[in-house]
This is a predicted structure of a 515-nucleotide part of an RNA (large-subunit ribosomal RNA, domain I) from a Moraxellaceae bacterium.
The coordinates come from a structure-prediction model, not an experiment, and the mean pLDDT is 84.
The full RNA is in RNAcentral, with records from ENA.
Its Rfam family is "Bacterial large subunit ribosomal RNA".
The organism belongs to Moraxellaceae, within Bacteria.

Context: one part of a larger RNA
RNA sequence: UGCACAUGGUGGAUGCCUUGGCAGUCAGAGGCGAUGAAAGACGUGGUAGCCUGCGAAAAGCUUCGGGGAGGUGGCAAACAACCUUUGAUCCGGAGAUAUCUGAAUGGGGAAACCCACAUGGGGUCAAUGCCCAUGUAUCACAUACUGAAUACAUAGGUAUGUGAGGCGAACGGGGGGAAGUGAAACAUCUCAGUACCCCUAGGAAAAGAAAUCAACCGAGAUUCCCUGAGUAGCGGCGAGCGAACGGGGAAGAGCCUCUAAGUUUUAGCCUCAGCGUUAGUGGAAGCGUCUGGAAAGUCGCGCCAUAGUGGGUGAUAGCCCCGUACACGAAAACGAUGAGGUGGAACUAAGCUUAGGACAAGUAGGGCGGGGCACGAGAAACCCUGUCUGAACAUGGGGGGACCAUCCUCCAAGGCUAAAUACUCCUGACUGACCGAUAGUGAACGAGUACCGUGAGGGAAAGGUGAAAAGAACCCCGGUGAGGGGAGUGAAAUAGAUCCUGAAACCGUGUGCAU
Numbered sequence: 001u002g003c004a005c006a007u008g009g010u011g012g013a014u015g016c017c018u019u020g021g022c023a024g025u026c027a028g029a030g031g032c033g034a035u036g037a038a039a040g041a042c043g044u045g046g047u048a049g050c051c052u053g054c055g056a057a058a059a060g061c062u063u064c065g066g067g068g069a070g071g072u073g074g075c076a077a078a079c080a081a082c083c084u085u086u087g088a089u090c091c092g093g094a095g096a097u098a099u100c101u102g103a104a105u106g107g108g109g110a111a112a113c114c115c116a117c118a119u120g121g122g123g124u125c126a127a128u129g130c131c132c133a134u135g136u137a138u139c140a141c142a143u144a145c146u147g148a149a150u151a152c153a154u155a156g157g158u159a160u161g162u163g164a165g166g167c168g169a170a171c172g173g174g175g176g177g178a179a180g181u182g183a184a185a186c187a188u189c190u191c192a193g194u195a196c197c198c199c200u201a202g203g204a205a206a207a208g209a210a211a212u213c214a215a216c217c218g219a220g221a222u223u224c225c226c227u228g229a230g231u232a233g234c235g236g237c238g239a240g241c242g243a244a245c246g247g248g249g250a251a252g253a254g255c256c257u258c259u260a261a262g263u264u265u266u267a268g269c270c271u272c273a274g275c276g277u278u279a280g281u282g283g284a285a286g287c288g289u290c291u292g293g294a295a296a297g298u299c300g301c302g303c304c305a306u307a308g309u310g311g312g313u314g315a316u317a318g319c320c321c322c323g324u325a326c327a328c329g330a331a332a333a334c335g336a337u338g339a340g341g342u343g344g345a346a347c348u349a350a351g352c353u354u355a356g357g358a359c360a361a362g363u364a365g366g367g368c369g370g371g372g373c374a375c376g377a378g379a380a381a382c383c384c385u386g387u388c389u390g391a392a393c394a395u396g397g398g399g400g401g402a403c404c405a406u407c408c409u410c411c412a413a414g415g416c417u418a419a420a421u422a423c424u425c426c427u428g429a430c431u432g433a434c435c436g437a438u439a440g441u442g443a444a445c446g447a448g449u450a451c452c453g454u455g456a457g458g459g460a461a462a463g464g465u466g467a468a469a470a471g472a473a474c475c476c477c478g479g480u481g482a483g484g485g486g487a488g489u490g491a492a493a494u495a496g497a498u499c500c501u502g503a504a505a506c507c508g509u510g511u512g513c514a515u
Base pairs, nucleotide, nucleotide: 001514002513003512004511005510006509007508008507009506015500016464017463020435021434022432023431024430025429026428027427028426029424030423031167032166039101040100041099042055043054044053046079047078049075050074051073061095062094063093064092065091066090070083071082072081106115107114108113116136117135118134119133120132121131122130138164139163140162141161142160143159144158145157146156171202172200173199174198175197176196182189186236212219213218223250224249225248226247227246233241234240254416255415256414258356259355260354261353262352263351268342269341270340271339272338273337275335276334277333278332280328281327282326286301287300288299290297302319303318304308310322311321312320365389366388367387368386369385370384371383372382375401396411397410398409399408400407451458452457471499474486475485476484477483
């Protein structure tokens, strides 16, 4: 030095586990904000670093309910001091307090800071200064007052009242609107009215009661799904784009306008009723034996079940614990429903009946230029309109894919309208031929943290002792070390905190053989 066997170190794969994720189903909720939000800064505890909670009344205050023995949040034990059957801690309802920043709104500002004014109050005598409370932003609308050039007026100004402003995951409507790409290049075309920007709304939004389709038969608002159908078509007839009629379903609902008269309902508000939500309560039935550190396992004999979903307990428990089926429960607040009352068109309305009236003009259509329709100007109807024009008036007008006639059908140029549909920042319950720590969220752990970047922004690694800390008293070596050896605990310490299992690479030690 090599080989073999044995035994270690290092390392953290694998197995097992799960506090965390992922994807759904069914319900709920679908907003918060000048009554100051979301998000933060700084404080706040007996000792107090971080997280959580809270706000100078600061891990809390008041009150009303629940609950019933311990408690003063977590990491995280200890000491101290306290609270508690005169009901604490804890859970729920309602309230109080709620520093400073932030739409931030008295002015300013390099966010969490600086500087004010007015009125009222406080404390020492008065003044100054100090402290406390309230108000003082802008815009829109309404009302009142005032009021120029300029006579009336108007603009403007002032005051008061009401509202708005900002944030929020997706979904909606509208205004703008790409390119990479595909066409095997590329320009029409495609990607795509997508991404992105802006405005704006609601729990949904939008659309919506035929100037619609159809085809000589008829249907009867809108929306969504299946089909029709990758059909008819469009298309450098390339790449590609791509309907409708009809049929079947989900859902289903129709209305209003101006005047007059009449009428009673609806919304809103109040009361009541039961129901639901926000705490909770009751809730059946098992013992022994053996193995073992431990019984829920084995064996034996029982029991309950409207409960044998699930979780925990020293291994695998219907009957040990929490629960589960089932039954019950609210002082207070909220929700929907129903009944009664009020309300008599009122700040807010898709009221009804009758009579009369009205039933939409720079519109429809046309020319030019664009855009939308599956439809790229095409034979191109239909819809929208920048510009120029410009009717008729129900004896009328639009449409039926150039256009004309016949026929059929409908009534534009005003408005409202639930449901079926879309989505999930969020709450609850449940589910998974979903993951199981290089997986699953980036994040199972003080994670959008540490760290990087001037900044926009980028962005980790990191889980597991044991049933229970019983976390190793005491002794020895050593530097009053590190580390180790005994002793002790434990079922186990090669489970000793760098702690379950502990693979490989890599590095040793011992023995044998070979050189």